Large-subunit ribosomal RNA, domain VI from an Opitutia bacterium, 273 nucleotides, folded computationally. It matches the Rfam family "Bacterial large subunit ribosomal RNA". The source organism's lineage runs through Bacteria, Pseudomonadati, Verrucomicrobiota and Opitutia. The coordinates come from a structure-prediction model, not an experiment, and the mean pLDDT is 82. The sequence was found in a public genome assembly.

Context: one part of a larger RNA
RNA sequence: CGUUUGUGAUUUGAGGGGUUCAUUCUCUAGUACGAGAGGACCGAGAAUGACGAACCUCUGGUGUUCCGGUUGUCGCGUCAGCGGCAGCGCCGGGUAGCUAUGUUCGGCAAGGAUAAGCGCUGAAAGCAUCUAAGCGCCAAGCCUAUCCCAAGAUAAGAUCACAAUAUAUCGCAAGAUAUUAUAAGGUCCGAAUAGACCAUUCGGUUGAUAGGCUAUAAGUGUAAUCACAGUAAUGUGUUGAGCUUAAUAGUACUAAUUUCCUUAUCAAUUAUU
Repeated sequence: CGUUUGUGAUUUGAGGGGUUCAUUCUCUAGUACGAGAGGACCGAGAAUGACGAACCUCUGGUGUUCCGGUUGUCGCGUCAGCGGCAGCGCCGGGUAGCUAUGUUCGGCAAGGAUAAGCGCUGAAAGCAUCUAAGCGCCAAGCCUAUCCCAAGAUAAGAUCACAAUAUAUCGCAAGAUAUUAUAAGGUCCGAAUAGACCAUUCGGUUGAUAGGCUAUAAGUGUAAUCACAGUAAUGUGUUGAGCUUAAUAGUACUAAUUUCCUUAUCAAUUAUU
């Protein structure tokens, strides 16, 4: 831009894409079969592998924005306590998020038309013949099925709801110009279950959207100061302390202010002039 008024929501599915796996064990049954050795079809059930999808409760990884230990050196005048640099200096852990080796789920079942093949009836050709007319069975393959996308499917579909189709001027008319409003949307702003940008989604004071604060969870592992013990290193008590990123809940303290913009067309029939 189109889909022939505008807008919001719910959909149909032309068409396209994905999936379609394999193995083992148990029962049937040591049955049928077989002299024996051996050992089923059919059917029922239970697992496993690989593959795929989703997810992070568990097990782990990462987690240079969290906590702790520690070396060298420089600085804060000194001690103590801290900070900078050294691949995050190195090391031990670790929330959220992301993630697999972790967890959950999937292939099931079924129908239709068939291939090769197997048949029924049956002539041409008194017989025979699956075929010539007619009628069946049958594959991991095809179509359906199942999951996803999907009306730019220009043949542009369907349903529901909301707002309507106004005013003025010119014109015989067709039409042209200008103005204005509702539904709704946008711009704008706070953001994330979204994200390169855009878009999408949520929220915008009738508000918990983000930050802050408070509390909790969770992580680390007993802060500093002071007191006591020890010549001291250090230990003990205050103390599961102190600190804490992305988590959860509460709370308008701060910021989501006020504005502004877009948006009403065509055809047919009848009547009149």